RNAcentral holds the sequence, with entries from ENA. This is a predicted structure of a 1535-nucleotide RNA (small-subunit ribosomal RNA) from an uncultured bacterium.
[in-house]
RNA sequence: AGUUUGAUCCUGGCUCAGGACGAACGCUGGCGGCGUGCUUAACACAUGCAAGUCGAACGAGACGAUUGAAAGCUUGCUUUUGAAAGUCGAGUGGCAAACGGGUGAGUAACGCGUAGACAACCUGCCGUAAAGAUGGGGACAACAGUCCGAAAGGACUGCUAAUACCGAAUGUUGUGGAACUUCCGCAUGGGAGCUCCACUAAAGAUGGCCUCUACUUGUAAGCUAUCGCUUUACGAUGGGUCUGCGUCUGAUUAGCUAGUUGGUGGGGUAACGGCUUACCAAGGCGACGAUCAGUAGCCGGUCUGAGAGGAUGAACGGCCACAUUGGAACUGAGACACGGUCCAGACUCCUACGGGAGGCAGCAGUGGGGAAUCUUCCGCAAUGGGCGCAAGCCUGACGGAGCAACGCCGCGUGAGUGAAGAAGGGUUUCGACUCGUAAAGCUCUGUUGUCGGGGACGAAUGUCAGGACUCAAAAUAUGGGUUCUGAAUGACGGUACCUGACGAGGAAGCCACGGCUAACUACGUGCCAGCAGCCGCGGUAAUACGUAGGUGGCGAGCGUUGUCCGGAAUUAUUGGGCGUAAAGGGAGCGCAGGCGGGAGGUCAAGUCUAUCUUAAAAGUGCGGGGCUCAACCCCGUGAGGGGAUGGAAACUGGUCUUCUUGAGUGCAGGAGAGGAAAGCGGAAUUCCUAGUGUAGCGGUGAAAUGCGUAGAUAUUAGGAGGAACACCAGUGGCGAAGGCGGCUUUCUGGACUGUAACUGACGCUGAGGCUCGAAAGCGUGGGGAGCGAACAGGAUUAGAUACCCUGGUAGUCCACGCCGUAAACGAUGAAUGCUAGGUGUAGGAGGUAUCGACCCCUCCUGUGCCGGAGUUAACGCAAUAAGCAUUCCGCCUGGGGAGUACGGCCGCAAGGCUGAAACUCAAAGGAAUUGACGGGGGCCCGCACAAGCGGUGGAGCACGUGGUUUAAUUCGAUGCAAACCGAAGAACCUUACCUAGGUUUGACAUGUACGUGGUACGGAUCUGAAAGGUGAAGGACUGUACCUUCGGGUACAGAGCGUACACAGGUGCUGCAUGGCUGUCGUCAGCUCGUGUCGUGAGAUGUUGGGUUAAGUCCCGCGACGAGCGCAACCCCUGCAUCCAGUUACCAGCGAGUAGAGUCGGGGACUCUGGAUGGACUGCCAGCGACAAGCUGGAGGAAGGUGGGGACGACGUCAAGUCAUCAUGGCCCUUAUGCCUAGGGCGACACACGUGCUACAAUGGCCGAUACAGCGGGAAGCAAGCCUGCGAAGGCAAGCAGAUCCCACAAAGUCGGUCUCAGUUCGGAUUGUAGUCUGCAACUCGACUACAUGAAGGAGGAAUCGCUAGUAAUCGCGGAUCAGCCAAGCCGCGGUGAAUCCGUUCCCGGGCCUUGUACACACCGCCCGUCACACCACCCGAGUUGGGUGCACCCGAAGCUGGAGGCUUAACCAGCAAUGGAAGGAUCCGUCGAAGGUGUGUCUGGUGAGGGGGGUGAAGUCGUAACAAGGUAACCGUA
Repeated sequence: AGUUUGAUCCUGGCUCAGGACGAACGCUGGCGGCGUGCUUAACACAUGCAAGUCGAACGAGACGAUUGAAAGCUUGCUUUUGAAAGUCGAGUGGCAAACGGGUGAGUAACGCGUAGACAACCUGCCGUAAAGAUGGGGACAACAGUCCGAAAGGACUGCUAAUACCGAAUGUUGUGGAACUUCCGCAUGGGAGCUCCACUAAAGAUGGCCUCUACUUGUAAGCUAUCGCUUUACGAUGGGUCUGCGUCUGAUUAGCUAGUUGGUGGGGUAACGGCUUACCAAGGCGACGAUCAGUAGCCGGUCUGAGAGGAUGAACGGCCACAUUGGAACUGAGACACGGUCCAGACUCCUACGGGAGGCAGCAGUGGGGAAUCUUCCGCAAUGGGCGCAAGCCUGACGGAGCAACGCCGCGUGAGUGAAGAAGGGUUUCGACUCGUAAAGCUCUGUUGUCGGGGACGAAUGUCAGGACUCAAAAUAUGGGUUCUGAAUGACGGUACCUGACGAGGAAGCCACGGCUAACUACGUGCCAGCAGCCGCGGUAAUACGUAGGUGGCGAGCGUUGUCCGGAAUUAUUGGGCGUAAAGGGAGCGCAGGCGGGAGGUCAAGUCUAUCUUAAAAGUGCGGGGCUCAACCCCGUGAGGGGAUGGAAACUGGUCUUCUUGAGUGCAGGAGAGGAAAGCGGAAUUCCUAGUGUAGCGGUGAAAUGCGUAGAUAUUAGGAGGAACACCAGUGGCGAAGGCGGCUUUCUGGACUGUAACUGACGCUGAGGCUCGAAAGCGUGGGGAGCGAACAGGAUUAGAUACCCUGGUAGUCCACGCCGUAAACGAUGAAUGCUAGGUGUAGGAGGUAUCGACCCCUCCUGUGCCGGAGUUAACGCAAUAAGCAUUCCGCCUGGGGAGUACGGCCGCAAGGCUGAAACUCAAAGGAAUUGACGGGGGCCCGCACAAGCGGUGGAGCACGUGGUUUAAUUCGAUGCAAACCGAAGAACCUUACCUAGGUUUGACAUGUACGUGGUACGGAUCUGAAAGGUGAAGGACUGUACCUUCGGGUACAGAGCGUACACAGGUGCUGCAUGGCUGUCGUCAGCUCGUGUCGUGAGAUGUUGGGUUAAGUCCCGCGACGAGCGCAACCCCUGCAUCCAGUUACCAGCGAGUAGAGUCGGGGACUCUGGAUGGACUGCCAGCGACAAGCUGGAGGAAGGUGGGGACGACGUCAAGUCAUCAUGGCCCUUAUGCCUAGGGCGACACACGUGCUACAAUGGCCGAUACAGCGGGAAGCAAGCCUGCGAAGGCAAGCAGAUCCCACAAAGUCGGUCUCAGUUCGGAUUGUAGUCUGCAACUCGACUACAUGAAGGAGGAAUCGCUAGUAAUCGCGGAUCAGCCAAGCCGCGGUGAAUCCGUUCCCGGGCCUUGUACACACCGCCCGUCACACCACCCGAGUUGGGUGCACCCGAAGCUGGAGGCUUAACCAGCAAUGGAAGGAUCCGUCGAAGGUGUGUCUGGUGAGGGGGGUGAAGUCGUAACAAGGUAACCGUA
């Protein structure tokens, strides 16, 4: 930073951006430097190498430069025999092999780290110092011979040397013992010295010399130098041991321990020690976590982090442990020994089957495992190590090279110029934009590369040779030291580096581009394919998939995966929380622990400080230096923790003294449902008895079950029994909480007030522990009136194992004992102090005043409310804090799984306490906001109900729709708000559908090119259903320019036609891509904005409130003040009047005139027409109201409170309707989804629905007579009138483009007659026949007429619609569309003309306020559980099978140790000898003892028929539990 929400704040998890890596994988790959490279199988290993060296310790042997002598003779050859520098190497011997190198299995430990200790120790080689090295002895290898064995190897006999081995001497010293002197220490004690006794050493080699000695030539037994040898002391180095402190997780591991803890004696060790043994005692460890289990080598350091921390322990360095597994010792200075030995086990190999051999966790390498990790390389040149006097030898340590982008660092893949903005790609609104100065081109450079030439440092302090000086020595031998000169020595490597030439020539990829997160377009795909770290993309316009272009990032790399730290204040020491988000234990008492009042003295543990010491090196920080830079390397210097010593004394702490305010005691009081026990009381319910009394009672929404004529209910009297205690009674009292309520008595706890006598910090909290702890439940025994789980019955219901009713058992009550949980709540742990107020109430005290009391004021304690600061996410809390602080305890760390499983403890049981994981989700949650909703509330409205009138739903018919059918029955509209709707006119046309026939630049538009121009046009003939095809005769034209013989011709252009190309065309799809238009809520009264204010914020305020209205209409009030869109008004019609005007309208008066008539003259009065004004505004009066707004009534008036009607429809809702009115993006078709034509279809018909018409009749039908409208229409028209026809109509025909003529008789009504209650003289469907009219054409499929026919239907179930006045109802008339008409529809017009409105309880819809909410797609919402299916992980499970481990027993290898005797033995002793002794060897016996075996526990895996719950999974089943009063308020505990 993203992610919970419509939005907000908070809590809280998940996720991302950073850094790192011994990495791996994918794509890609030019060079160099420096590093790094089996994290897995401590799995198994072929092959080679990794530890030897010394001949100056020793004997024998071999070779042998050189050389002596002899023999043979061919006189320069052969043979034999000597001497011999030197070389080799088996054996004896010495040293090394315990280092170096590898690995991390084991180990939770004095293993490691750090600081110390050893007065409890060892130390080869090395250094310094002292002393010594005399004189003897006997063997055994090698070798030779014999023998066994396949081999490995071995046996016997014989010979021999030593620096090998063994006595003896000496004994500086040392060790042991005894005595003494002196000095020192923290204890045990230690150091030094002296005397005596006992015991104890040794080895020579090499070179040289002759001064001394011996023989005397020269040698050695002598001397000398060096190297060795022995003893001792000290040092150095390396080790051993002990101690303080630190060092992972689990308590679902709570007790562990028998050599265990200590002592004494013995033994053992280099040394202390139960290290070991015998005896004695009974200790030792543990909640500050013993024991057990799991995991792990530890550290310097490394990674990360601001730090504190967290994670880690590859490479390098230190320590430890291990070397096939287990055990054991030997040798040695050092091992219990990686390349040694013995034994046992497993495995591999050889074998002649008798026996043998082996151990890469050394360097390479192989197999295997694995995502994964290198060459069977070169060299000892350097550094280091072993041996040696040395030369030197050995060294897979090491130095190097090789492989690997595994990491870090550096370099390059070119630079400048270059616009015709090339070609090409991509996009496009077709204008252009972009890749892009990018390329090409031109001018350069030469890092790197290739080829050629030169060519290092590492190498001289070492080695050798020579010289000089010096020391030892008798010395010119010799050796040591110093110094000078010279020479040789390089694996890497002809490498680094330098240089010449060549030539831009050989060298760029990877990831991403929805947000987080830098970077966008096109095409393809169409919830498919796919992406994805989280949120999430994809269902036909995807910046999220795939590809392309472009862009961004990094760059020889780039991404992905994994792991760690960070962000995460998300374990919070720094640095969090717990009223409601997760979280206060149900309450108290109290051990340990933690914390603790005032004053003074003292100590110096904590604390602070100074010095010393340690803190290895490397690394990190800082400052320098060297590789061209960097990485890398070198030098210097800081920093950190521990220890010791000294100092300071404020604070904490220890100790001593003291104080009273914390705490407690005493004394004096009053209050109280505090607790326990006993007793008593009245009212009521029920039951029993008796009386009165009669048919019901009871119960419910309504009923029924039930009770009652065997006498109930009701009522009266008496009695029985149990339980609970009305009024008082109060957010009153008491108690720690649970809880406690009639009255009296007894016993008893606590608190409060006053006083200030006493003690003198005695205090607070409190893990474990103990006690108390509602209801339900359990045990035993009582009791049982009422109530009442279970149960039974009756209802309700789709069902009703419920809610309601009638009964009713446990239980509720008592006693005793368990249980130990509750939404045990103030959802708020206890204690102390501090921090504004106001107002109640309970208990107590004091003060003023008064004779006294009340009132009043003050204080303490308890209990409430309001409220400021402060606090809080908000709500809220607010002296009874959730404020400000301190102390202690408990608890929390995402939701689910789950308070579940397993284990343990408790319980009689039920169950309680403790309490996980796998798996799964990206949320779960708190508070508040705006809406919406509620079978919530309040106020109000509407033909919403009610009150009425008339209908629909039943019949027939018409129309529309669904469904079905069909070649097609074209398409759309679908609750209200589709269904006489689009359609104000489907026979053809329309027409979009079907069948068939045709057509292809097209029926229609524009443009370009070419052709034609006897061309356009025209259409005879033939064919055909038509369209179409065929195409004869005939047959034109415009403009300009030029030429002209003026006849005309030519050229260009135009119109037309043809051909070709662009394109046309589409009622094809998407109304969920859109515009426009429309419906609906709704003519409902609402919807908003600016500024201000309030709130962290979403938002609120305004717009709420009090009145009022049809109205957010108006008035008043108000942290709001104003404004806009709506309401109203302005517009139209209608109702009244006046004025003006007067034909086609009108006709009062005057005249004329008719059978009659405004018919005519005329008139302008009336009606009317159509223009202009006026009129109505709560204006007036009265009452009510707040003196308002307004309401009620009245007057006047044609009209009265909007007069009636219309047009007019706010912000928005429904992805509402329409791509088929039109327009339009995208997609699709292009000889067809376009276009033309004929015929058919849209008219089908078992059914269902909707809207209507006509009826069912007498308020009627029929017949006759007769009266009164208004709106309108009329030329392809309306048509008078006359004639014909029963009629529809036909013929003739005046008038009228209309206030003139026509349509046009209005009908109901009125008057008269008839019918007489019936399927009728009602009703008219259906059908037959005959006609009329329209029209090319009435078969499918028109209307009308006449005659005939005469169906259903007798007032319509559940349900449902319209209407409040000129309305409903009823009656006719007109018009649009239109040739005609399926119109009974629609839009208008007038005639006649009602009833009812008490009222707002209910149904529906709506408005405002408020409330609840788990809803926000907003109740058509959300959501729970069983069942069914699939998958996943887990638990139990008869068991079964591995691994670890404890205990007991058996067996008992090797080996150390102890012992033994009847075996055996060179050195030494005794002995003349034999032999004996000492000391060994082998053998045997015993203790211990690995592996193995048996038994029994325990821990932990795998697997397991079956069982169990859990989780997850677009559209399954059953119900409806929860969220609203969720329709029985919900929830907690229990049965």